Context: one part of a larger RNA
RNA sequence: UCCGGCGAGUUAUAGUAACGAGCAAGGUUAAGCAAUUCAGUUGCGAAGCCGCAGCGAGAGCGAGUCUGAAUAGGGCGCAUGAAGUUCGUUGCCAUAGACCCGAAACCGGGUGACCUAACCAUGAGCAGGCUGAAGUGAGAGUAAAAUCUCAUGGAGGGCCGAACGCACGUUCGUUGCAAUGACCGGCGAUGACUUGUGGUUAGCGGAGAAAUUCCAAUCGAACUCGGAGAUAGCUGGUUCUCCCCGAAAUAGCUUUAGGGCUAGCGUUGAUUUAGAUUACCGGAGGUAAAGCACUGAAUGGGCUAGGGGGCGAUAAGCUUACUGAACCCUAUCAAACUCUGAAUGCCGGCUAAUUGAUGAUCAGCAGUCAGACAGUGUGAGAUAAGUUUCAUUGUCAAAAGGGAAACAGCCCAGACCUACAGCUAAGGUCCCAAAUGUAUGCUAAGUGGAAAACGAUGUGGAGUUGCAAAAACAACCAGGAUGUUGGCUUAGAAGCAGCCAUUCAUUAAAAGAGUUCGUAAUAGAUCACUGGUCGAGUGACUCUGCGCGGAAAAUAUAACGGGGCUAAGCAUGCAACCGAAGCUUAGGAUUGUCGAAAGACAGUGGUAGGGGAGCGUCGUGUACGGGGUGAAGUCUGAGCGGAAGCACAGGUGGACUGUACAGGAGUGAGAAUGCCGGA
Numbered sequence: 001u002c003c004g005g006c007g008a009g010u011u012a013u014a015g016u017a018a019c020g021a022g023c024a025a026g027g028u029u030a031a032g033c034a035a036u037u038c039a040g041u042u043g044c045g046a047a048g049c050c051g052c053a054g055c056g057a058g059a060g061c062g063a064g065u066c067u068g069a070a071u072a073g074g075g076c077g078c079a080u081g082a083a084g085u086u087c088g089u090u091g092c093c094a095u096a097g098a099c100c101c102g103a104a105a106c107c108g109g110g111u112g113a114c115c116u117a118a119c120c121a122u123g124a125g126c127a128g129g130c131u132g133a134a135g136u137g138a139g140a141g142u143a144a145a146a147u148c149u150c151a152u153g154g155a156g157g158g159c160c161g162a163a164c165g166c167a168c169g170u171u172c173g174u175u176g177c178a179a180u181g182a183c184c185g186g187c188g189a190u191g192a193c194u195u196g197u198g199g200u201u202a203g204c205g206g207a208g209a210a211a212u213u214c215c216a217a218u219c220g221a222a223c224u225c226g227g228a229g230a231u232a233g234c235u236g237g238u239u240c241u242c243c244c245c246g247a248a249a250u251a252g253c254u255u256u257a258g259g260g261c262u263a264g265c266g267u268u269g270a271u272u273u274a275g276a277u278u279a280c281c282g283g284a285g286g287u288a289a290a291g292c293a294c295u296g297a298a299u300g301g302g303c304u305a306g307g308g309g310g311c312g313a314u315a316a317g318c319u320u321a322c323u324g325a326a327c328c329c330u331a332u333c334a335a336a337c338u339c340u341g342a343a344u345g346c347c348g349g350c351u352a353a354u355u356g357a358u359g360a361u362c363a364g365c366a367g368u369c370a371g372a373c374a375g376u377g378u379g380a381g382a383u384a385a386g387u388u389u390c391a392u393u394g395u396c397a398a399a400a401g402g403g404a405a406a407c408a409g410c411c412c413a414g415a416c417c418u419a420c421a422g423c424u425a426a427g428g429u430c431c432c433a434a435a436u437g438u439a440u441g442c443u444a445a446g447u448g449g450a451a452a453a454c455g456a457u458g459u460g461g462a463g464u465u466g467c468a469a470a471a472a473c474a475a476c477c478a479g480g481a482u483g484u485u486g487g488c489u490u491a492g493a494a495g496c497a498g499c500c501a502u503u504c505a506u507u508a509a510a511a512g513a514g515u516u517c518g519u520a521a522u523a524g525a526u527c528a529c530u531g532g533u534c535g536a537g538u539g540a541c542u543c544u545g546c547g548c549g550g551a552a553a554a555u556a557u558a559a560c561g562g563g564g565c566u567a568a569g570c571a572u573g574c575a576a577c578c579g580a581a582g583c584u585u586a587g588g589a590u591u592g593u594c595g596a597a598a599g600a601c602a603g604u605g606g607u608a609g610g611g612g613a614g615c616g617u618c619g620u621g622u623a624c625g626g627g628g629u630g631a632a633g634u635c636u637g638a639g640c641g642g643a644a645g646c647a648c649a650g651g652u653g654g655a656c657u658g659u660a661c662a663g664g665a666g667u668g669a670g671a672a673u674g675c676c677g678g679a
């Protein structure tokens, strides 16, 4: 991993609802007793329970009663006539382990110190080598000592190093030789040493040269049995089929937030008669917008009280190129501003149209309380997030099909079944790949097929305006002068460092007291301006279509799905076609409504969940069967049925077994890191 078997809403007693049955203003027996055909059967048994009357805390009274002083008023009842009760089945609930498996833990009684820790008793062990303490002897030395030298001696948690003990390092091992080992090195090795045997200490405990370390491969509290099926708002699992309907991820409360309760939303039954949308009528409202009348913010100006400065004497007063409330004019802003004020939405209603049971009430049973994305309107955030909090709509959730290359939440569209029939939606029509042509423009960038500020004689369209046959624009030829080197400044300043200005005047076709370069300053070059040559358009600007640059990313082209495309790109038309489980057509199944029927009409995606109808397994009862001329089981075979399933034939097998009805369950397996067995 696979195969086979086993494996999870049960039982009891109450309650409650539906359904079935009995009796009915009544219903019913319990214990017990008796009988018996022993089947837990029949009979007896009214104690008791529920109902037939309520009110009151109660005494109690009673169609009334309670409150009250009350005959008042009010509350609950009657009037408004009365359906219950006992069993059974099913749903749900309560109490019990209560659908099944699963803790870590808690408590009680015991068992453990053959491992290990410490201790007690009694034994044992430590090759060899080195060092050479105290003491002692002799000699020297001294007044005597001290002291010195040489010997002797053999101390030490002394030194080196085997056994022995330990475990510091690498490597190997890591389904090992081994649930802690091996090789090589390492440390201690007469000691707080090592070790044998026997004994003591026990879990709310012991022991500990102390590490939460050890107490039998188990230790922040051993193991074992019991309480015990502890508890688990948590995770996992929960077994046949078909049909009808079909959610929620919200509100309030919660030691509550991944749990619950009530409501909301689902379903089933009963009763009832409304409901929804649009038009119309009548309402409430303060959003968007707008506005500045209030509250605030805020621009410039005017005017002014006040303040500051100056003069004055510390005054009166005067004054002010300072500031400046209020007021006026001007231009603005606001979720917590409003003199105003929509569209939608909301509430109520007559009538009409559409819809066609969608509404309401009561009762049984739920599930849901993590939602996701997209569009719109806000908040938070950074006008970030596949972010987060709300409102509203849609889809997904619980929805398959077509499109978006692929792609829960986007676009189209809601799958009962069958069909090699037709029409369409979104989206498409060169090939992959079903289906295309045409007309007029645009784009040259592979733009299309990613991106901004900004930049640019790209190019198309529309418009405004200047100059131009009295010759424009561009190019070429020629001129571009004089007073004057204007004045000032300056070392110099001559058109051209800088400053000044009646930037003037003359000659002229025209020529600035000078546009740019240049010089130390001059000089020089050039422009404005003018004439000529030439001969038709040429400048400036605005709006707009499509393009260009701006443009750097991590494994590989990789920003059309690919090929490829100059249209097979973009824009605007026209006419076709393709394209889905949509719609239609033909046949069939099923649900609901209507109907006497025939049939007609409308439905039939679906998670949680509610409801309905069935199939199958194993016992039992009754009836009817089958079976050695071959039962069950098992294997094979294109059979039947809407499914679960059910026949038939043959092989195998060798003794039991089927159908109908009723009734009862240890009644259906793919999942639980399920359990047991096998491969």
Base pairs, nucleotide, nucleotide: 001679002678003677004676005675006674011096012095013094015092016091017090018089019088020087021086022085023084026050027049028048032044033043034042035041054061055060064076065075066074067073099237100236102234106227107226108225109224110223111222117201118200119199120198121197122196123195124194125193126191128160129159130158131156135152136151137150138149139148140147164188165187166186168185169184171182172181203219205215206214207213212221240614241613242612243611244610245609250263251262252261253260254259264368265367266365267364268363269362270361271360272359275355276354277353278352279351280349281348282347283346289340290338291337295334296333297332300329301328302327306323307322308320309319310318311317371396372395373394374393375392376391377390379388380387401412402411403410416588417587418586419585421584422583423582427578428577429576430563431562432561436575437574438573439572440571441570442569448565454549455548458546459545460544461543462542463541464540465539466538467537475533476532477531478530479529481506482505483504486500487499488498512527516525517524589604590603591602592601593600594599615668617665618664620662621661622660623659624658625657626656633652634651635650636649637648639646640645
Background:
A computed fold for a 679-nucleotide part of an RNA from a metagenome, annotated as large-subunit ribosomal RNA, domain II. Its Rfam family is "Bacterial large subunit ribosomal RNA". Gene Ontology terms of the family: ribosome and structural constituent of ribosome. The full RNA is in RNAcentral, with records from SILVA.